[in-house]
Molecule: transfer RNA
Organism: Planctomycetaceae bacterium
RNA sequence: GGUCCCGUAGUUCAGUUGGUUAGAACGCCAGAUUUACAUUCUGGAAGUCGUCCGUUCGAGUCGGACCGGGACCA
Numbered sequence: 001g002g003u004c005c006c007g008u009a010g011u012u013c014a015g016u017u018g019g020u021u022a023g024a025a026c027g028c029c030a031g032a033u034u035u036a037c038a039u040u041c042u043g044g045a046a047g048u049c050g051u052c053c054g055u056u057c058g059a060g061u062c063g064g065a066c067c068g069g070g071a072c073c074a
Base pairs, nucleotide, nucleotide: 001073002072003071004070005069006068007067010026011025012024013023019057028044029043030042031041032040050066051065052064053063054062
């Protein structure tokens, strides 16, 4: 330098052929339980969906450029 794959919550991931609210588990916070901690139960917070531009009535999803990570080739 070339080809391909990935980027969604603090972490690991799901998200159907573009459509009605962006979700799960773990973690975190509060409450209940306990002498206390843990476990368990209930509730809650946490996301510009890597960035920008485009297509569209509508984009996490489609297209382009760039950024970051990885694999292979040279």